[in-house]
Model confidence (mean pLDDT): 75 of 100. The RNA shown here (Bacterial RNase P class A) has 352 nucleotides and comes from a Candidatus Krinioviventaceae bacterium. Of the family's consensus pairs, 96% are formed in the model. Lineage of the source: Bacteria > Pseudomonadati > Candidatus Zhuqueibacterota > Candidatus Residuimicrobiales > Candidatus Krinioviventaceae. It is recorded under the gene name rnpB. Rfam family: Bacterial RNase P class A. Rfam classes the family as a ribozyme. Gene Ontology terms of the family: tRNA processing, ribonuclease P activity and dimeric ribonuclease P complex.
């Protein structure tokens, strides 16, 4: 200097003038006002993908179906999230991605090939006068072909024998564990595929702030139908509860009125700083702070200076630019969009 990998921070600042929302204080002609203080849209507010807090139903649950997750341990209110570690694949590397089970069963593996599991033998090699027998090593097809490499052996060959590796079984050591490593024994099974069906382990009640609670007003305290049943608890079953023989909890049909206000609505699994434990995620302690609660929807506009980036040039002057994007119950994550800067690490080239 170039090319990369992994992370972090910010999302302009200050002042003046004018205009808005919430809240508090003071004054007031207390009836529409006046003045002052505090505060007012994000890192993703987006997606609505997960998990919860909270509210209602049920409150008596149980089973089946269905769904989700999937290496180990830890963190967390919880999670499908985060951290560390293990194994495998991949990359020169920093790194990235993946993760239960194929020896419970079923299914699939096109074409090519003799054959893709009812696996045999096209061609080849050896033996034989021939008939025929032996063979799976070399060759061919393929993503994949009776474990692999090498040596010996053989008529030619083969775990036929041996060595090393792979696989299975039994142990030792280290580790909480996934696993790693060492030793011994055994000639020993056809592979792949489970975001194919399936099996195993763990977890899951439903609906959602338009949840829900209260107040006021108005209408016609409306009418009709409903089996011995009906309704509720996700879908089904069991069980339970409510109501009941039409006087109805509930369901359906027709018709009418209202659509207004208050709460929920922001003090929290909260923010910031420091100290301590822990490899880390994160946890604990101390101190300190209150930072939107609108309801057709406020959070803005103008000017000046400074800051950031870019261009030109007379090196201090001029010009230009500033992304993605707007709270609506709240919080923890994930995913997606996007401007600028910084930090650490890797590879290559060059100079000292």
């Nucleotide at each position: 200097a170039a090319a990369g990998c992994a992370g972090a921070u910010c999302a302009g600042a200050u002042g003046a003038u004018c205009g808005c929302g919430u809240u508090c204080c003071g004054c007031g002609u207390a009836u529409u006002g006046c003045g002052g203080g505090a505060u007012g849209a994000g890192g993703a507010a987006a997606g609505u993908c997960c998990g919860a807090a909270c509210u209602c139903c049920g409150c008596a649950g149980g089973g089946c179906a269905g769904g989700a997750u999937g290496g180990u341990c830890c963190g967390u209110a919880a999670c499908g999230c985060g951290g560390a570690c293990c194994u495998g694949u991949u990359g020169u590397g920093a790194g990235a991605c993946a993760g239960g089970g194929a020896a419970a069963g079923u299914g699939c593996c096109a074409c090519a090939g003799a054959a893709a599991a009812u696996a045999u033998a096209c061609a080849g090699c050896c033996c034989u006068u021939a008939c025929g027998g032996g063979u799976a090593a070399a060759g061919g097809u393929g993503a994949a072909a009776u474990g692999g490499u090498g040596a010996g052996g053989u008529a030619a060959g083969a775990g036929c024998u041996c060595a090393c590796c792979g696989c299975c079984c039994c142990g030792g050591u280290g580790g909480u564990g996934a696993c790693a490593u060492c030793g011994g024994g055994g000639g020993c099974a056809g592979g792949g595929u489970a975001a194919a069906c399936c099996c195993c382990a763990u977890c899951c009640g439903g609906a959602g702030c338009a949840a829900g609670a209260c107040c006021a007003a108005a209408u016609a305290g409306g009418a009709g139908a409903g089996a011995a049943g009906a309704g509720g608890c996700u879908g089904c079953c069991c069980g339970c509860c409510u109501u009941g023989u039409u006087u109805g909890a509930c369901u359906c049909u027709c018709g009418g009125g209202u659509a207004g206000g208050u709460c929920g609505c922001u003090a929290g699994a909260g923010g910031u700083a420091c100290c301590g434990g822990g490899c880390a995620a994160u946890c604990g302690g101390u101190a300190u702070c209150c930072c939107a609660g609108a309801u057709a929807a406020a959070u803005g506009a103008u000017c000046a200076u400074c800051g950031g980036c870019c261009c030109g040039c007379u090196u201090g002057c001029g010009g230009g630019c500033a992304a993605c994007a707007g709270a609506a119950u709240u919080c923890g994550g994930c995913u997606u969009a996007u401007g600028a800067u910084c930090u650490g690490c890797u590879u290559u080239g060059g100079a000292u």